A computed fold for a 356-nucleotide RNA from a Gammaproteobacteria bacterium, annotated as Bacterial RNase P class A. The model forms 99% of the base pairs in the Rfam consensus. Taxonomically the source falls in Gammaproteobacteria (Bacteria, Pseudomonadati, Pseudomonadota). The prediction has a mean pLDDT of 77. It was read from a public genome assembly, where an Rfam model found it. It matches the Rfam family "Bacterial RNase P class A". It is annotated as a ribozyme.

RNA sequence: AGAGUCGGCCAGACAAUCGCGGUCUUAAGUUUUUUUUAAGACGGAGGAAAGUCCGGGCUCCAUAGGGUAAGGUGCCAGGUAACGCCUGGGGGGCGCGAGCCUACGGAAAGUGCCACAGAAAAUAUACCGCCCCUCAAGAUUUAUCUCGCGGGGUAAGGGUGAAAUGGUGCGGUAAGAGCGCACCGCGCGUGAGGCAACUCACGUGGCAGGGUAAACCCCACCUGGAGCAAGGCCAAAUAAGAUCGGAUCCUGCGACCCGUAGGCGAUCUGGGUAGGCUGCUUGAGGCAGUAGGCGACUACUGUCCCAGAUGAAUGAUUGUCCUCGACAGAACCCGGCUUAACGGCUGACUCGUUUU
Numbered sequence: 001a002g003a004g005u006c007g008g009c010c011a012g013a014c015a016a017u018c019g020c021g022g023u024c025u026u027a028a029g030u031u032u033u034u035u036u037u038a039a040g041a042c043g044g045a046g047g048a049a050a051g052u053c054c055g056g057g058c059u060c061c062a063u064a065g066g067g068u069a070a071g072g073u074g075c076c077a078g079g080u081a082a083c084g085c086c087u088g089g090g091g092g093g094c095g096c097g098a099g100c101c102u103a104c105g106g107a108a109a110g111u112g113c114c115a116c117a118g119a120a121a122a123u124a125u126a127c128c129g130c131c132c133c134u135c136a137a138g139a140u141u142u143a144u145c146u147c148g149c150g151g152g153g154u155a156a157g158g159g160u161g162a163a164a165u166g167g168u169g170c171g172g173u174a175a176g177a178g179c180g181c182a183c184c185g186c187g188c189g190u191g192a193g194g195c196a197a198c199u200c201a202c203g204u205g206g207c208a209g210g211g212u213a214a215a216c217c218c219c220a221c222c223u224g225g226a227g228c229a230a231g232g233c234c235a236a237a238u239a240a241g242a243u244c245g246g247a248u249c250c251u252g253c254g255a256c257c258c259g260u261a262g263g264c265g266a267u268c269u270g271g272g273u274a275g276g277c278u279g280c281u282u283g284a285g286g287c288a289g290u291a292g293g294c295g296a297c298u299a300c301u302g303u304c305c306c307a308g309a310u311g312a313a314u315g316a317u318u319g320u321c322c323u324c325g326a327c328a329g330a331a332c333c334c335g336g337c338u339u340a341a342c343g344g345c346u347g348a349c350u351c352g353u354u355u356u
């Protein structure tokens, strides 16, 4: 050269003409002094605006709770308004490595499950085997060999399986086996390091069925509900009828109970009105510098205002340029996660060919 890993930034650009929405200024217009028109200035979709998966701010229920159930999270320590998010560590796994993944509390509280194959997946056992003994037959140099029935021992070798009752090696044995020993593993004890998860060292015990909780379950912590179509103000309209229940009752507060608030409530038929303003963008805000911190981030100082539509605003035409433009459009706001995706610029690190 090449092949990779982890981050950061941009998201077609420029010019002209016409057009759209917001704020401000000026002028005209007006029975209504902001209903309208014109001109000008300044701004006007994203890194995900997407999914609606989490967490909140805000509004209401509501005067405000307790419990049960239900749901969520699940190693440790921090960050944050908070989180199922982020940062840094620990354990486990993958990669030569830089790095990446992790649904990571408990199997000694209990229940369930481990198909098929296999002898056997729990009250453990023997398919092929290995060894010993009695009896019988054969060979034969009388010490052995072969085969058969029966009895006893065995789980080291082979097979099945995701997994076979700790692993490897040596000794020992009739043949074997933690039967004994060494190391590893496991249980217990002590000490050291660390805030902790945990790690290391020493000692001791031959210790004996495992796995599964992303199965039920147990444990620890957390959790009201509904949502801007929330809510508030103004305007317009606001015929009725039938049935059922009603104070030891009904209705509201997600389910249930307690509690609390208020007195009508439910169903069906049928009729009328529904326009405007607000909420609505100054924020857990952006940018820069300094300080602290491994980091997420925090504090201070300075500076900036950066979309507010409502059948829904950013479009059309022309020309030039090159990196040839993907995914894709706010609708109360913010912090995350996940998904989609054409290219360009850039920082650090790893492997490694060749040369010096």
Base pairs, nucleotide, nucleotide: 002351003350004349005348006347007346008345009344010343012321013320014319015318016317017316018315020044022042023041024040025039026038027037028036046327050338051337053336054335055334056333057332058227059226060225061224065258066257067256068255070223071222072221073220074219075089076088077087078086079085090104091102092101093100094099105218106217110216111215112212113211114210127158128157129154130153131152132151133150135148137146138145139144166184167183168182169181170180171179185207186205187204188203189202190201191200192199193198231278232277233276234275240269241268242267243266244265245264249263250262251261252260253259285304286303287302288301289300290299291298292297322325